[in-house]
Predicted 3D model of a 1492-nucleotide RNA (small-subunit ribosomal RNA) from an uncultured bacterium. The RNAcentral record of the sequence draws on ENA and SILVA. Its mean pLDDT, the model's own confidence on a scale to 100, is 82.
RNA sequence: GAUGAACGCUGGCGGCGUGCUUAACACAUGCAAGUCGAACGGGGAUGCCAUUUUCGAGGUGAUUAGUUUACUAAGAGCCAAGAUGUUGGCAUCUUAGUGGCGGACGGGUGAGUAACGCGUGGGUAACCUGCCUUAUACAGGGGGAUAACACUUAGAAAUAGGUGCUAAUACCGCAUAAGCGCACGGGGCUGCAUGGCCCAGUGUGAAAAACUCCGGUGGUAUACGAUGGAUCCGCGUCUGAUUAGCUGGUUGGCGGGGUAACAGCCCACCAAGGCGACGAUCAGUAGCCGGCCUGAGAGGGUGAACGGCCACAUUGGGACUGAGACACGGCCCAAACUCCUACGGGAGGCAGCAGUGGGGAAUCUUCCGCAAUGGGCGAAAGCCUGACGGAGCAAUGCCGCGUGAGUGAAGAAGGCCUUCGGGUUGUAAAACUCUGUCCUUAUCGAAGAGAGGUGGGUAUGUGAAUAAUGUACCUAUAGGACGGUAGAUAAGGAGGAAGCCCCGGCUAACUACGUGCCAGCAGCCGCGGUAAUACGUAGGGGGCGAGCGUUGUCCGGAAUCACUGGGCGUAAAGGGCGCGUAGGUGGUUUAAUAAGUCAGUGGUGAAAACUGAGGGCUCAACCCUCAGCCUGCCACUGAUACUGUUAGACUUGAGUAUGGAAGAGGAGAAUGGAAUUCCUAGUGUAGCGGUGAAAUGCGUAGAUAUUAGGAGGAACACCAGUGGCGAAGGCGGCUUGCUGGACUGUAACUGACGUUGAGGCUCGAAAGCGUGGGGAGCAAACAGGAUUAGAUACCCUGGUAGUCCACGCCGUAAACGAUGAUUACUAGGUGUUGGGGGACCAAGGUCCUUCGGUGCCGGCGCAAACGCAUUAAGUAAUCCACCUGGGGAGUACGUUCGCAAGAAUGAAACUCAAAGGAAUUGACGGGGACCCGCACAAGCGGUGGAGCAUGUGGUUUAAUUCGAAGCAACGCGAAGAACCUUACCUGGUCUUGACAUCCCGAUGACGAGUGAGCAGAGUCACUUUCCCUUCGGGGCAUUGGAGACAGGUGGUGCAUGGUUGUCGUCAGCUCGUGUCGUGAGAUGUUGGGUUAAGUCCCGCAACGAGCGCAACCCCUAUUUCCAGUAGCCAGCAGGUAGAGCUGGGCACUCUGGAGAGACUGCCCGGGAUAACCGGGAGGAAGGCGGGGAUGACGUCAAAUCAUCAUGCCCCUUAUGAUCAGGGCUACACACGUGCUACAAUGGCGUAAACAAAGGGAAGCGAGACGGUGACGUUGAGCAAAUCCCAAAAAUAACGUCCCAGUUCGGAUUGUAGUCUGCAACUCGACUACAUGAAGCUGGAAUCGCUAGUAAUCGCGAAUCAGAAUGUCGCGGUGAAUACGUUCCCGGGUCUUGUACACACCGCCCGUCACACCAUGGGAGUCGGAAAUGCCCGAAGUCAGUGACCUAACCGAAAGGAAGGAGCUGCCGAAGGUGGAGCCGGUAACUGGGGUG
Repeated sequence: GAUGAACGCUGGCGGCGUGCUUAACACAUGCAAGUCGAACGGGGAUGCCAUUUUCGAGGUGAUUAGUUUACUAAGAGCCAAGAUGUUGGCAUCUUAGUGGCGGACGGGUGAGUAACGCGUGGGUAACCUGCCUUAUACAGGGGGAUAACACUUAGAAAUAGGUGCUAAUACCGCAUAAGCGCACGGGGCUGCAUGGCCCAGUGUGAAAAACUCCGGUGGUAUACGAUGGAUCCGCGUCUGAUUAGCUGGUUGGCGGGGUAACAGCCCACCAAGGCGACGAUCAGUAGCCGGCCUGAGAGGGUGAACGGCCACAUUGGGACUGAGACACGGCCCAAACUCCUACGGGAGGCAGCAGUGGGGAAUCUUCCGCAAUGGGCGAAAGCCUGACGGAGCAAUGCCGCGUGAGUGAAGAAGGCCUUCGGGUUGUAAAACUCUGUCCUUAUCGAAGAGAGGUGGGUAUGUGAAUAAUGUACCUAUAGGACGGUAGAUAAGGAGGAAGCCCCGGCUAACUACGUGCCAGCAGCCGCGGUAAUACGUAGGGGGCGAGCGUUGUCCGGAAUCACUGGGCGUAAAGGGCGCGUAGGUGGUUUAAUAAGUCAGUGGUGAAAACUGAGGGCUCAACCCUCAGCCUGCCACUGAUACUGUUAGACUUGAGUAUGGAAGAGGAGAAUGGAAUUCCUAGUGUAGCGGUGAAAUGCGUAGAUAUUAGGAGGAACACCAGUGGCGAAGGCGGCUUGCUGGACUGUAACUGACGUUGAGGCUCGAAAGCGUGGGGAGCAAACAGGAUUAGAUACCCUGGUAGUCCACGCCGUAAACGAUGAUUACUAGGUGUUGGGGGACCAAGGUCCUUCGGUGCCGGCGCAAACGCAUUAAGUAAUCCACCUGGGGAGUACGUUCGCAAGAAUGAAACUCAAAGGAAUUGACGGGGACCCGCACAAGCGGUGGAGCAUGUGGUUUAAUUCGAAGCAACGCGAAGAACCUUACCUGGUCUUGACAUCCCGAUGACGAGUGAGCAGAGUCACUUUCCCUUCGGGGCAUUGGAGACAGGUGGUGCAUGGUUGUCGUCAGCUCGUGUCGUGAGAUGUUGGGUUAAGUCCCGCAACGAGCGCAACCCCUAUUUCCAGUAGCCAGCAGGUAGAGCUGGGCACUCUGGAGAGACUGCCCGGGAUAACCGGGAGGAAGGCGGGGAUGACGUCAAAUCAUCAUGCCCCUUAUGAUCAGGGCUACACACGUGCUACAAUGGCGUAAACAAAGGGAAGCGAGACGGUGACGUUGAGCAAAUCCCAAAAAUAACGUCCCAGUUCGGAUUGUAGUCUGCAACUCGACUACAUGAAGCUGGAAUCGCUAGUAAUCGCGAAUCAGAAUGUCGCGGUGAAUACGUUCCCGGGUCUUGUACACACCGCCCGUCACACCAUGGGAGUCGGAAAUGCCCGAAGUCAGUGACCUAACCGAAAGGAAGGAGCUGCCGAAGGUGGAGCCGGUAACUGGGGUG
């Protein structure tokens, strides 16, 4: 884009189309094929005439009676309108039957069919054709029946039968024969064959129908035409080879039969053929085409509607009639089904139009009319027509119209969002002014009817005619289903008319709320786990619009089956290699031909459709006209370059010949030495062997080692080489005979003989198999020993098949150059190997060149890149093989081969959204190179063992609050839990609240004091008591009330900010421009040196720059200058018990400001003349002097919502607030971090010496006194270079202890105290006395440290009422060692591999267990379709027979001719039965596979 569509939501109008795709399932009811009386007899109805029966109004009236003598009554006969029946005739209408024509058209459906069925183009000299047209000829004269009808029989019916009568355009002879058919022979012309046409002749055969309005119509024969049909042929027409062979009337012939006609169409006989790899046969699927959909086209898909052809009519078979059928609304038979029945028998066929049931996701009215178009019959009127014309139903499709238009900002209300300002819905609405399509009502109202019919008239033809009739014209008349429809006019009033889908990207369109990996969405990617533009809803927006979405199907995109127009080194894909058949393809040249090819012309290519132009419906859809197109096929004519074919020639392709030379080419025979092993003998003695280390094993019965001799098998060191040979597999001692191929030289011969190669055939490593040998070494299996958690392995000791030979199989390999064969062309350079030629030559060789092979490098070109590159993966040509997402699977089934193992061929279901290639950046490696670090090593001291302290886990508990979790949690948050802290638990209490803001009322407060009760908080009562003022009030405080709100150490560190840890003070991390690459990216940043350093130098397609490094900052080491109190005291003076105590001074120390100093600056050597390195001088300090602060891009969803801040969620008489008590301090246990020790380098005692850095007012506290002591009392001084804490300790000196659980060690416990504090019970520190535990240097393992460091010694501070073994600082004493970078750990740079990228804590393989799914096998079992053998054999054609029967003709008759019933035979559907094959369903059990 499309659709015969369906489904969901919605739905105003009109026009034009379309509407059972499924059950070719079954059908109630009605209709869909009749017509002709101008073919026929009969029947019926009506009218008229005649006839006659009966009746008969009325008229006339013989006659009779009465009387009033002219009146009344009766009345035979006659006439008679009319009624009624009979018979006959005529006219009109009707029609059951006979007869004619039509029911073979029209209408439906697509089951079957892979076929001359269809399409296209031809043939019929192999054919038929009713009605129609044209032409010619003709129609004489007879006959016998039979329906209807009547009577009757059987039957329920359907229907059947008997007797009798009758007609024809029904039926049958005879006559006639222009012409026709058949047979025979003769002649002429002619064709591509059989043949065709014509002429004359002889013999022979067959016709007819009448009706009539008198005009005609109809009939018979023959011939042409037209129309329609039949048949044959070329080409085209789906899939499967896991269907490879099929075929018996099969293929052909002769002769018959048969047909409209050819033909094995059928039959007898004869022959053995025919089809097939160019796909027969079989299986599956399917009506074919014009067209339709899509596509740029080529193609692909499709075959509804409309049109052409075919096939079918419940299923199967069959014929009859006929011009035409093997017949949808005909017949016969069989079968299934349905219906009627009196049970004996009968009837039926909607795949015609409507309609019903059923099936299904799904498809309409039991409508109107023959007015039009068309068809049948008829002379016609006319009749029939579910064809057709119309209407109805369905948004099912296409097209058109409308649902209003203008103005309208207070930007209304409402909704939604919000940063609370506003924004948006939105000129949208309202309101005002208009319009009236559609709509409603009313009025008018077509075209389609210009045809044809009927009546009249005119002209004209025919005719004797004014009759009749043909034609043309005029006129009159009736005739419309749709339909009072289309359309028109008027009035009315915005009144009645909008939805659907979507809004993460693709893809136009975003926000809020709800939900919380739930519910759900989803075309692909994917979304949803508490801030969802992706789910649901709302607002808003986007798209389309009487529709919009979804689903199904087809094409496109898809160059993703590639003809146009793809590939095969590594992505899927080159056959393991050769020989060669068919086939494909093919060198130079001449001629012919004209098959391919090209051109022109003609025929055909139906119409519709499509395209263009024009026209008609108001437009469009739709319809009409014209033109184009229909790309094709056929025929004729022509051209001849190329291809083909035929004929001839050539030599360059190919081959032959001949000379030469290389080689692990092949198969056979013979032979050689080294080595291993074994045997024998000698020597000889205790081990050998083997490994990472061992053991098994061998050996005192003498091994290993060594010497000599022998046996046997296998393999051939060195030479040896990206050397050689071979098609590949492959080939290696030497000798020999046999043998294949390639190469080179010559140019004698052949003359395209070439190339490729489906099938086919051969060869084909190793392993394996069979038979028979052989067996030294090696060695699957196996055994033992080790290793290991295990070790069915790697290692070791043994060891059998096998390896070897002969013969036969197997037929596969990463059979690889992962690269098919052949030919030609396209820069080079350099090796090597086998030949040839030339030049030089010192005779070794060198150089140039040419042919063949084999390597490396490299340009163009190619390639996704890697790479290939005259040995192509380049440029071209030919041929073959192969590929089409991954898995399932090279599996299953089938088949072929094989002894087997197995090989070859080779799927599907199901499942996934990838699998894969090349390259890039990282990360990783029990990969490589280089480098660094207390990383190892070298050392020193610890931890791990003990006791205690402290933290954590676990356990316990009402609670033991919470967090931190490898390094980078664990003396961490916590620089300090008795209450408080405190977040936890138990219990009590409060509810606008302990805290903030706002409003209203009250009070003058608040607060303080007293009392009650109480665990306390809270509660209640009493007393006391504000400020300012313009006097209006205001401020402030407390309390009461209502609600907004407060409050939360409640959750989420995976929503966050901020802060922090860590890699790591590691040397890295990037950018701009340029360049390279298709790109990711690379380069720079790599390389050579060097450094602590991406530090610096040099080089370089890079040149620069930034964040890091370094430096700038602070402390410290030296020194100068300045300053000199509270610091200092050399000199001067004073002075003390003592003292910088005082005057004075600032020299020194020190303090704290400003400077100097160090920069590889100098020298030597190394290095590249560089950077830099080593050494030296000088210097307080030397190569960054030492220390600190400083932490790049980033990593770990690292830590923290409990420091703080904060989004969202949650609680709101509680998860908030408050109070008391308890808990955080528990204790079988485990771990981390520490302290103290285990002692003599020590403990204890005595008396001495030397710091730095700090702190101090609710403080430090001198001194004095008391106490054994903690400490108490008193208290000077000091807000500090002034006073105090404050004693430094280790150390040194002296004394003692004498190696022990001690004079070590101090835990634990008892008693008595001190201090802080409302309060030391749970639960503080300290003191004294007493007690005196473990512990004698610590397993595996593990930590810190490179110099003023480790170790060791003490001092201070923060927190703090009190409470350090912790933390942070300070100084004192003060080492050892570093060869070095192999290893462990971590890190950096380069490189390499990678299937990793959440990045090795990665990825990932297989078994097992469970669930589900599809599938193979399976004892069987069930079903289907198509063949086949046999049996039975309906209807029926054909054949035979026909003793029985028969109107027409012949015959005087008998009888004959002719026909028929019946019977028989062949064939023959359905049915029965048998054995095979194919397909499908199902099945205990079983195999593997997929997903989770």